[in-house]
RNA sequence: CGAGCUGGCUGGACAAUCGCUGGGACCCUAGGUCCUGGAGGAAAGUCCGGGCUCCAAAGGACAAGGGUGCCAGGUAACGCCUGGGGGGCGUAAGUCCACGGAAAGUGCAACAGAAAAUAUACCGCCAGGAAACUGGUAAGGGUGAAAUGGUGUGGUAAGAGCACACCGCCUGUACGGUAACGGACAGGGCAAGGUAAACCCCACCCGGAGCAAGACCAAAUAGGAACCUGAUACCGUGGUCCGCGGUGGGUUCGGGUAGGUCGCUAGAGGCAUGUGGUGACGCAUGCCCCAGAUGAAUGAUUGUCGAUCACAGAACCCGGCUUACAGGCCGGCUCGACAC
Repeated sequence: CGAGCUGGCUGGACAAUCGCUGGGACCCUAGGUCCUGGAGGAAAGUCCGGGCUCCAAAGGACAAGGGUGCCAGGUAACGCCUGGGGGGCGUAAGUCCACGGAAAGUGCAACAGAAAAUAUACCGCCAGGAAACUGGUAAGGGUGAAAUGGUGUGGUAAGAGCACACCGCCUGUACGGUAACGGACAGGGCAAGGUAAACCCCACCCGGAGCAAGACCAAAUAGGAACCUGAUACCGUGGUCCGCGGUGGGUUCGGGUAGGUCGCUAGAGGCAUGUGGUGACGCAUGCCCCAGAUGAAUGAUUGUCGAUCACAGAACCCGGCUUACAGGCCGGCUCGACAC
């Protein structure tokens, strides 16, 4: 200097004028004045996990259904995060993994090919024969995503784990490691391979519904009507049983209301410093209060600065994941070239 990998920050600020809105104070109170606060790193997706509310004062078991899937930690918890193991990709920094089981069973692999498991012989090679053909073979070739483990040597009529060496695979022992696993040694010619994001088997986990949850207040109507059923019953608790609670339950017709308040933001909160840990994160101390709308608030103009022209707007809240993103800034690491 070039090419890459990876982590973090930002994605507007200040002032003035007018406007909207939460909170507080005061007042002459349908309002006015002053002070103070007012969209995100993803607010998106609604994919996970919870807090919270109700069932409910409330449990136990089972079935169905669903989820996760190497090991160890973190966390309120998770399918998340961190570290490690194994595997793939990459020269590497790194990055990805839907990572239990194929020796329980079933299924699947079109076409091509001789044959894809009840395995087989198209070409070829070898032997016999005048030839047709017969026997042996699976090393070479072809087909295919995949063809009886691979390479080499020996052996053979020609060949083949047929034999041997090494590798692969399986089993076992001790050792290292919390563990997943690892290397070493020994034995075995070796269950034909693949596929479980196919069914399945195994291990572990999971009550249901959701802020349009739910609670309260006010007002209005019709404390309506008919039919069916009923305490050995019915209803509620997602299904079933036990248990618990209630006294009615179901169908049809008809009538009234749609208003207001709470829930609603002080939190598994944020920031700083120290400390423990490889790390996720934990602990201690101190400081801070940072949107709560409800047909839906944060807008407009001017000036200065600025990298701002991207993706884009809260609706109960939080922890994650995933997706989108113009431009700018900072750090660490890898590889290549050149110079010293």
The RNA shown here (Bacterial RNase P class A) has 340 nucleotides and comes from an uncultured Gammaproteobacteria bacterium.
The sequence was found by an Rfam model in a public genome assembly.
Its mean pLDDT, the model's own confidence on a scale to 100, is 76.